RNA sequence: UCUGAAUAAAGGCAAACUCGGCUGAAAAGCCAGGACGCAAAGUUACCGGUCUAAAGGGUCAAAAUACGGACUCAAUGAUGGCGGUACUGCCAGA
Numbered sequence: 001u002c003u004g005a006a007u008a009a010a011g012g013c014a015a016a017c018u019c020g021g022c023u024g025a026a027a028a029g030c031c032a033g034g035a036c037g038c039a040a041a042g043u044u045a046c047c048g049g050u051c052u053a054a055a056g057g058g059u060c061a062a063a064a065u066a067c068g069g070a071c072u073c074a075a076u077g078a079u080g081g082c083g084g085u086a087c088u089g090c091c092a093g094a
Base pairs, nucleotide, nucleotide: 001094002093003092004091012038013037017033018032020031021030022029023028036081042087043086046084047083048082049079050078051077056073057072058071059070060069
């Protein structure tokens, strides 16, 4: 540097779910338990995909005001356990 993930060795992470708490409009995230799985299920939001839609825009409805509703557009929000990229790392072999 490359390859691989073996009934190896040493380890690591932690899905669904549960209870309680916190942040958030939501998606989601964090802490505790838990373990489906993972050779990067380590870090990174650069590219794509996906999720959410507070504020904002448009349309509809409505009864003049007030209150209040539905649909839709759209990340500046989220997702690294969706894929790619980049960086780093254990063991073994070449």
The RNA shown here (c-di-GMP-I riboswitch aptamer) has 94 nucleotides and comes from an uncultured Ectothiorhodospiraceae bacterium.